[in-house]
RNA sequence: CGAGAAAAAAAGAUUAUCGCUGGGAGAAAUCUCAGAGGAAAGUCCGGACACCGUAGAGCAGCAUAGCGGGUAACGCCCGUCCACCGUGAGGUGAGGACAAGUGCAACAGAAAGAAUGUACGGUUCGGCCGUAGUGAAAUCAGGUAAACUCUAUGCGGUGCAAGCUCAUAUAGGCCUACGCUUAACUAUUGCUCGUAGAAUGUAGGCGGGUAGAGUGCAUGAGCCUUCAGGUAACUGAAGGCCUAGACGAAUGAUAGUCCCAGACAGAAUCCGGCUUAUUUUUUUCUCGCUUU
Numbered sequence: 001c002g003a004g005a006a007a008a009a010a011a012g013a014u015u016a017u018c019g020c021u022g023g024g025a026g027a028a029a030u031c032u033c034a035g036a037g038g039a040a041a042g043u044c045c046g047g048a049c050a051c052c053g054u055a056g057a058g059c060a061g062c063a064u065a066g067c068g069g070g071u072a073a074c075g076c077c078c079g080u081c082c083a084c085c086g087u088g089a090g091g092u093g094a095g096g097a098c099a100a101g102u103g104c105a106a107c108a109g110a111a112a113g114a115a116u117g118u119a120c121g122g123u124u125c126g127g128c129c130g131u132a133g134u135g136a137a138a139u140c141a142g143g144u145a146a147a148c149u150c151u152a153u154g155c156g157g158u159g160c161a162a163g164c165u166c167a168u169a170u171a172g173g174c175c176u177a178c179g180c181u182u183a184a185c186u187a188u189u190g191c192u193c194g195u196a197g198a199a200u201g202u203a204g205g206c207g208g209g210u211a212g213a214g215u216g217c218a219u220g221a222g223c224c225u226u227c228a229g230g231u232a233a234c235u236g237a238a239g240g241c242c243u244a245g246a247c248g249a250a251u252g253a254u255a256g257u258c259c260c261a262g263a264c265a266g267a268a269u270c271c272g273g274c275u276u277a278u279u280u281u282u283u284u285c286u287c288g289c290u291u292u
Stems, first nucleotide, its partner, number of pairs: 001288010012258007020035006037264001041275002044273005049159004061155005066080005081095001082093004096150002101148002103144002118132005163215004173206006185197004222241008259262001
């Protein structure tokens, strides 16, 4: 210098003016503080949380699969063995079981499974034995599970439009009080009267839960620093920090200055992963070439 491998970091800064969302202060005017991401994305896994209500057992179905560890959990992560790829740094792995059963097997070959229907030799005349020949593999407990299947383990369902709360929507329903008529109904009673109930009416209440509002909803398996344990993932201790919370849905616009000149992109219950999109830079390592 070239070609690679593996990690890590950053994701414009700042000033002024105007505006938006949320918190706080104030009687108000107004003041003050905070305001997207490493992927907020795909919604693919795993959880928290909530409701349904039993979810206990079994079947079916789905998922996972060396061994050990981490974690709230995982299909994630770490370590390691083996196999494969690479000169190498490194990378990839759907890596349980074919000695339960069923199925499948290109070409070659007699035959790929209940192995003999080839050649030669032997022979106890039975493919019974040996050799040759084909093939990756020929009786060897053959190969194949990214074939059915078996084994082990895990999985109840629905998702914050979950759900919970407050409500004077309307109707039906229930209760109380008052009042009316005995025309009808029920009981006493077979009939009539009477009495009681019920019903219609009015008023009030309960309940209901539409519009709407609140809550869930921002202190969390949280972040930072140091120390300790561990190869590592990770864990523990101490100290410090508070960091969006909308709902026709804020996080912007204009102007200036500076720099390394700015890509992909935008929260919607939250968290841990995976995958995908994407700019720039740094570090370590490998191989090759050149010069000294």
Bacterial RNase P class A, 292 nucleotides, folded computationally.
Model confidence (mean pLDDT): 76 of 100.
It was read from a public genome assembly, where an Rfam model found it.